The RNA shown here (small-subunit ribosomal RNA) has 1507 nucleotides and comes from a Cytophagales bacterium. It was read from a public genome assembly. It matches the Rfam family "Bacterial small subunit ribosomal RNA".

[in-house]
RNA sequence: ACAAUGGAGAGUUUGAUCCUGGCUCAGGAUGAACGCUAGCGGCAGGCCUAAUACAUGCAAGUCAAGGGGGUAGCAAUAUCACCGGCGCACGGGUGCGUAACGCGUAUGUAACCUACCUAUAUCAGGGGGAUAACUUUGCGAAAGUAGAGCUAAUACCGCAUAAUACUAAGGUACCGCAUGGUAUUUUAUUAAAAGUAGCAAUAUGGAUAUAGAUGGACAUGCGUACCAUUAGCUAGUUGGUAAGGUAACGGCUUACCAAGGCUACGAUGGUUAGGGGUUCUGAGAGGAAGAUCCCCCACACUGGUACUGAGAUACGGACCAGACUCCUACGGGAGGCAGCAGUAGGGAAUAUUGGGCAAUGGAAGGAAUUCUGACCCAGCCAUGCCGCGUGCAGGAUGACGGCGCUAUGCGUUGUAAACUGCUUUUGUCAGGGAAGAAUUACACUUUGCGAAGUGUGUUGACGGUACCUGAAGAAUAAGCAUCGGCUAACUCCGUGCCAGCAGCCGCGGUAAUACGGAGGAUGCAAGCGUUGUCCGGAUUUAUUGGGUUUAAAGGGUGCGUAGGCUGUACUAUAAGUCCGUGGUAAAAUUUUUUAGCUUAACUAAAAAUGUGCCAUUGAUACUGUAGUACUUGAGUAUUGUUUAGGUAGAUGGAAUUGGUAGUGUAGCGGUGAAAUGCAUAGAUAUUACCAAGAACACCGAUAGCGAAGGCAAUUUACUGAGCAAUAACUGACGCUGAGGCACGAAAGUGUGGGUAUCAAACAGGAUUAGAUACCCUGGUAGUCCACACUGUAAACGAUGAUAACUCGCUGUUAGCGAUAUACUGUUAGUGGCUAAGAGAAAUCGAUAAGUUAUCCACCUGGGGAGUACGACCGCAAGGUUGAAACUCAAAGGAAUUGACGGGGGUCCGCACAAGCGGUGGAGCAUGUGGUUUAAUUCGAUGAUACGCGAGGAACCUUACCUGGGCUAGAAUGUUAGUAAAUAUUUUAGAAAUAAGAUAGGUCGCAAGACUACGAAACAAGGUGCUGCAUGGCUGUCGUCAGCUCGUGCCGUGAGGUGUUGGGUUAAGUCCCGCAACGAGCGCAACCCCUGUAACUAGUUGCCAUCAUUAAGUUGGGGACUCUAGUUAGACUGCCUGCGCAAGCAGAGAGGAAGGAGGGGAUGACGUCAAGUCAUCAUGGCCCUUACGCCCAGGGCUACACACGUGCUACAAUGGUUAGUACAAAGGGUUGCUACUUGGUAACAAGAUGCCAAUCUCAAAAAGCUAAUCACAGUUCGGAUUGAAGGCUGCAAUUCGCCUUCAUGAAGCUGGAAUCGCUAGUAAUCGUGCAUCAGCAAUGGCACGGUGAAUACGUUCCCGGACCUUGUACACACCGCCCGUCAAGCCAUGGAAGUUGGGUAGACCUAAAGACAAUUACCGCAAGGGUUUGUUUAAGGUAAAACCAGUAACUGGGGCUAAGUCGUAACAAGGUAGCCGUACCGGAAGGUGUGGCUGGAACACCUCCUUU
Repeated sequence: ACAAUGGAGAGUUUGAUCCUGGCUCAGGAUGAACGCUAGCGGCAGGCCUAAUACAUGCAAGUCAAGGGGGUAGCAAUAUCACCGGCGCACGGGUGCGUAACGCGUAUGUAACCUACCUAUAUCAGGGGGAUAACUUUGCGAAAGUAGAGCUAAUACCGCAUAAUACUAAGGUACCGCAUGGUAUUUUAUUAAAAGUAGCAAUAUGGAUAUAGAUGGACAUGCGUACCAUUAGCUAGUUGGUAAGGUAACGGCUUACCAAGGCUACGAUGGUUAGGGGUUCUGAGAGGAAGAUCCCCCACACUGGUACUGAGAUACGGACCAGACUCCUACGGGAGGCAGCAGUAGGGAAUAUUGGGCAAUGGAAGGAAUUCUGACCCAGCCAUGCCGCGUGCAGGAUGACGGCGCUAUGCGUUGUAAACUGCUUUUGUCAGGGAAGAAUUACACUUUGCGAAGUGUGUUGACGGUACCUGAAGAAUAAGCAUCGGCUAACUCCGUGCCAGCAGCCGCGGUAAUACGGAGGAUGCAAGCGUUGUCCGGAUUUAUUGGGUUUAAAGGGUGCGUAGGCUGUACUAUAAGUCCGUGGUAAAAUUUUUUAGCUUAACUAAAAAUGUGCCAUUGAUACUGUAGUACUUGAGUAUUGUUUAGGUAGAUGGAAUUGGUAGUGUAGCGGUGAAAUGCAUAGAUAUUACCAAGAACACCGAUAGCGAAGGCAAUUUACUGAGCAAUAACUGACGCUGAGGCACGAAAGUGUGGGUAUCAAACAGGAUUAGAUACCCUGGUAGUCCACACUGUAAACGAUGAUAACUCGCUGUUAGCGAUAUACUGUUAGUGGCUAAGAGAAAUCGAUAAGUUAUCCACCUGGGGAGUACGACCGCAAGGUUGAAACUCAAAGGAAUUGACGGGGGUCCGCACAAGCGGUGGAGCAUGUGGUUUAAUUCGAUGAUACGCGAGGAACCUUACCUGGGCUAGAAUGUUAGUAAAUAUUUUAGAAAUAAGAUAGGUCGCAAGACUACGAAACAAGGUGCUGCAUGGCUGUCGUCAGCUCGUGCCGUGAGGUGUUGGGUUAAGUCCCGCAACGAGCGCAACCCCUGUAACUAGUUGCCAUCAUUAAGUUGGGGACUCUAGUUAGACUGCCUGCGCAAGCAGAGAGGAAGGAGGGGAUGACGUCAAGUCAUCAUGGCCCUUACGCCCAGGGCUACACACGUGCUACAAUGGUUAGUACAAAGGGUUGCUACUUGGUAACAAGAUGCCAAUCUCAAAAAGCUAAUCACAGUUCGGAUUGAAGGCUGCAAUUCGCCUUCAUGAAGCUGGAAUCGCUAGUAAUCGUGCAUCAGCAAUGGCACGGUGAAUACGUUCCCGGACCUUGUACACACCGCCCGUCAAGCCAUGGAAGUUGGGUAGACCUAAAGACAAUUACCGCAAGGGUUUGUUUAAGGUAAAACCAGUAACUGGGGCUAAGUCGUAACAAGGUAGCCGUACCGGAAGGUGUGGCUGGAACACCUCCUUU
């Protein structure tokens, strides 16, 4: 300097992540509608549905200067119908039809027409006969109509004249893109109102011709919706000749001739639709729409038809047919709002039966003027766009009220209000008051003519409107939606998966920012929300700008047609392409700049844009076309080589089965175990021989070949392909490939063979709850061959073909070359690892999924569904093509962390095993369930509830039940006041309680203190609910070894690493290694008890020595024991072996103790919404003459039964009797009690010591000694019951314990199953304590005495830890999930039939009209009429196809609450799964056959990486 002004995302699949992918939202728009609300103005807009039906009025007339009349009037004149002229083909409405030259755009007409208008030229002579009006006679209800008579014209008809016009036949010149055109010339043919106005000038009108303008007609190129589940269509069809017709070309029509024409670049058919300028949206490219305004088309009740005319096949004309409506005297008639208003109807929904021709425009007229629902205005409607207003400033005691809260108060509403001052838009009132008006007319002037100018006078629906001025006065004026996230805005109350919300995700089951209300807040604002529709976001149809290994998606494979694409060099051309130029692309619209309404919306002017089409001058790189040449693509040739490549034949051995014969005897076979089956009529086994069919061990290999499917004994014949070398030949001959053709595993089908094995179906046997399966015994199709079908597979590398390019390493197959070998190079295949790069990742990586090019195929959320219908193919099975309704907010891919597995590996634990003793059987105790009950209070319920809360239910406890009572309450605090307290006692009562009586007057110097009652009041009380609102505490995994963090590194990310690996340990204990380095909570240690010793200290303990006694009783002693304080000791420290180390091993040494010496306390992050609101605390809710409190009695102790935990036993390793020995740890004054006495005893009466190393409970028991019992329901066992007692206590009946005597059940070692324990342990024996008046204690917690057995080991069961693997699980396997059946709802397919619709053809009939013909009729003529024929709308008949609706019955599908049956899939899912196919089965499914890995595990092989 030039160019450009333009592009945002979010929510939702998961435990989390990345991706794919749909759904949804935020934006804009609208002819809108609905809900709530509403002050004003400007500008716009206003039946989208029934092109349904229309009452009423209006929407097209005008001309008296064309004509003759009528009426009124004396007349001037006014007025009316008729003949005539022009107009009515414009303007206005609607969008039915139409997929078409209809529309748009660009061309053409040498194939055409054009009234009125303009220009130029010429002409206007002379005649004729009618007819309406009118008069009259009829018919008819009416609409109307017939006959007779009179009359005119710018109405009608001949004649004359006649051209640059028309037609026919010729001549000449020139031109063009073909037919051809233009100019000129000769001959013949064809017309008119001399009107009208005016005194006149003149004006106006007429005829012909040419030219212009305007408007139209026709033709052509290009563009113009969806369906191929519409593939073939066409007889005037395509062309020609001739004729007719038309304004004109033309099959437009007719006759004849030919047989063409259209179509995959989509004909024909079906469905839908007026097209464009433009409008909305979008960054754009696009997508959607076609209201208002403008252009074109089509239509005018439905269908057909022509007439008139310059122009119509005519919206407010005609004829006919049909449907409908109306009138009728029943004979016949009338009508067409998709003009403006309006009505009914339909609908979610769309206005006044208004004013005016003042303006603009139109028709007629010479003009005045008339007409004009065009138009200009007004009315209604927030329908939209735009503008204005509802006040502004000050004002804190931050008022009242509301709402909230941590509540004597604070926050918020909120400067908001009140109050003070100011302003007056708008509204109200009063006054003034427009522009829009220019004309026409008349007069004058200028002028050749159009015309122009000046003057005079007149004209406004809107409208006394806009606008201006003044007055008073904050006065007249704010709502709607939202507030969980997306998305701006938060609290309280109510409700309690109810009511409801919701655009998506989703809220609501008692603490809802999500429902409803309130307060507050946010957004927009005379509007705000909702709903519908369109574009956007959506790169989610991808030209710009997507994909196809695993997410949806590569055709099973090849050959090949059309098509698309195509090597190197040169020449020509200029179709594509590119630069420039011209025309067009209507106006409005859009953009920009100005301007006009106070601004804006709106409007106007100017400019820009309009990327398109047509034409044209050039350019020539690329593409195309034509030609020439080349060799590298492709092919050929020669030589060599490789091969389970194919087809047909021949041959072979092993095995299997069968047969015959021999040997031989009782079983064989089969399985997890069995049975069916075979076998004494001789099987199995074994030997020999024979027969048959099928398949080809070893070699054999991520080896080979083939397009794929696929191909394997040997050999022969025929045949295919690849590769290498040579560089001899051709010279782009190539690539891809829609349709098409061919091939195409297994299963299956047909016909005929064959049949040894195996084996769907089937049968039997097992298994099982069942077992239509898995296992076993049999067994038919089939498996094999030939011929013919079928045409599909996980037909897979889940990866289309071709070509080029892009580091390396290492195997292997086949060939070739070089060198002396080793070896190495190269070509074509076939594997592994890897760089760059790619990818969501896994992974791919010269055999690409990398970087590019060409062509084909395919995909666009999941399900419905590869289904239905249709079509094609097939003998059938079935295949190919291939939807929709409806339904969900996901479905899906890869990877991550967990959890899980009837996956794997390693390891641990009384987990198993090895042992000892129990439980399960009996009786009893105790707890629970169940049942019962007025109540049997409540909680705990797999492990982790059940001798648990409870470490003590006769009352109390007590929470439950029945009954009787109390209501500021049974308790506590503050307190005026009263009274001492208190003791005794009476009545009623079951007691609580109620009513009394008597006695009494404390302590202190004092202040006051103690105690009781107590008005009023404030705080009550609840073992009522929620442990799923909570705190605290607790159980369990588990005393298991784990759980995490910081920084760094890796990964897009979730995450990983560390924490994995190799060792080791009780241990994430320690060592080594390592992209990790460190750290924390756990482990261990520190603490307590116990085991050894030392020191210190000796009373209540102890006693060796001395003395003493009945006695450590006393003196004495500190030595010992013991007590209780301080220390020591143990650390793999030492030795040997192994090991890098950590560490391990050893009957090692030493030591009281040895590898953590034994035991305890100690419980990581977390899990189980585990337990507890009834220990306690506590939010919320609930009760308040009761769900609170007091009392009596009852219940928690019930009892057919079931379970758990225990005790005692069943006996001789024992019972009984007698004697005798040895503990520890505890308790004790409302207590333990020695001792004495009584009692058989429990115990009682006395009495002593002890607040305890002193006294006492207290006897330890098992043991030992002696005696007896002799195997039995006993001298075992002690339940049950009776009697008599004792103790505690107010009380012992429900419902206590103990004693004595008597009684003497069951039970003789316990089914399936199951529990504890690894050493001072189990087992066994006794002792103590807590609670407690007493005790249901056989329980719990402690204490000591005696005192074992066994552990090979980790295969299995259970639990746990780590690593790894699979997963469709994540509420996490108590997971997920499939199908039938049953029930409800929804849409849909088939279907005997039935109803409707449009379309085409056939046949019959045929109106009006047109065309053709037509002697008799009418007319002077022009012509008309009649009749006949052709054609034709409508109608009728019969059959068929198509589309739509409906339907008995029927098929599957989808969605639903917790239904039924099984358990198919996901883990090796318990038989690996899946694909194709066939058969079978209630169902998922099973089995056969072939295929796939998208299968786990183990072993081996091969390959690769590293050393």